[in-house]
RNA sequence: AGCCAAGAUAGAGGCGCGGCGUUCAAGAGUACACCCCGCAGGGAAGCAGCUUUCGCGGGAGUGGAAAGGGGACAUCGCCGAAGCGGAGAAACGCAGCUGCGUGUUUCUUUGCUGGGCCGUCGGAGAACAUCCGCCGGACUGUCACGCGAGUGGAGCGCUAUCGAGUAC
Numbered sequence: 001a002g003c004c005a006a007g008a009u010a011g012a013g014g015c016g017c018g019g020c021g022u023u024c025a026a027g028a029g030u031a032c033a034c035c036c037c038g039c040a041g042g043g044a045a046g047c048a049g050c051u052u053u054c055g056c057g058g059g060a061g062u063g064g065a066a067a068g069g070g071g072a073c074a075u076c077g078c079c080g081a082a083g084c085g086g087a088g089a090a091a092c093g094c095a096g097c098u099g100c101g102u103g104u105u106u107c108u109u110u111g112c113u114g115g116g117c118c119g120u121c122g123g124a125g126a127a128c129a130u131c132c133g134c135c136g137g138a139c140u141g142u143c144a145c146g147c148g149a150g151u152g153g154a155g156c157g158c159u160a161u162c163g164a165g166u167a168c
Stems, first nucleotide, its partner, number of pairs: 002168001007162005014079001016078004021073004032063003035059005043054003046100006082113013114140002117137003121133004142153004
C1' cells in the first nucleotide's frame, strides 16, 4: 500500500409483513325451524362392508342463521418480516367398528422467493371478492460494473458500529 475475514450489536426498504380486535359486505333470503302438498319406492350421515341413527321428496306461505374466505379501521409484534412447495411425526374432526381416503392444527427438516404493484395463464374459492403459483412488464430499495446512458446480481444480501489497523 492492498484487502479489510469469521463473529456480535443496531438499523434501512414501503400501497412492506404477520397476529389480535372491532366493524362491513358477501355467503343468503341459502341451510334450518314452522306451515302446506305428495309419496311409502327408497334416501342421508366422506368411500366399501357391517351396524346405528334420522321417515323421504317438493313448495309460491311465516320466520331466518353460521362457518370457512374477504374489505376497511384500530392495535400489537416485526424487516426471512413472511409466503408457497416437498418429506416425516403427533393430536383432533368427518355417526360407531374395520380398511381406505380426507380436512384442520402443531412440531421437526428441506427447497424456492429482495419488496409491493399491473397483466396473461393455471390452481383454490359460492364468487366479477380474495388468495397462491409460473411467466412478462414497469417501479422501488440495495450492491457490483460503467465517465455516462445503462447492464447485471440476490436477503446466505445491504448500511453503521464493535471486532480492528487485529487476522490475512
The RNA shown here (Lysine riboswitch aptamer) has 168 nucleotides. Its mean pLDDT, the model's own confidence on a scale to 100, is 78. The sequence was found by an Rfam model in a public genome assembly.